């Protein structure tokens, strides 16, 4: 200096905005509707490589019987800018650029 590897999914959370619901205001109604508001706590929704839990996978070692059990699965500071969905974000670009 280069290559490969550091696993996947689900549920949840930090966080996020505003398509829908709700809420508030205004208008107009006659039984509902339209507009505005996320500088509205919320429900639906999005959601972590470096957050949590579980299941599976993988590696090694045991027993051996039609598979089971055990151990392990380390470490991890991070812009700006851009992208998607209605929109935003610790989502994606990205274990990126950079740094130690």
């Nucleotide at each position: 200096a280069g290559a490969g590897g550091a696993g996947u999914u689900u549920c949840c959370u930090a966080g996020g905005g505003u398509u829908c619901c709700g809420c508030a205001g205004u208008a107009c109604a006659c039984u509902a509707u339209a507009c505005u508001g996320g500088u509205c706590u919320g429900g639906u929704c999005c959601g972590a490589g470096a957050g949590g839990a579980a299941a599976c996978g993988c590696a090694c070692g045991a027993a051996c019987g039609c598979u089971u059990c055990g151990u392990g699965u380390a470490c991890a500071c991070g812009g700006a800018g851009g992208g998607a969905c209605a929109a935003a974000a610790a989502c994606c670009c990205g274990g990126g650029a950079g740094g130690a």
The RNA shown here (Guanidine-I riboswitch aptamer) has 100 nucleotides and comes from Oceanobacillus piezotolerans. NCBI's taxonomy places the organism under Bacteria, Bacillota, Bacilli, Caryophanales, Oceanobacillus. Its Rfam family is "Guanidine-I riboswitch aptamer". Gene Ontology term of the family: regulation of gene expression. The prediction has a mean pLDDT of 84. The model forms 100% of the base pairs in the Rfam consensus.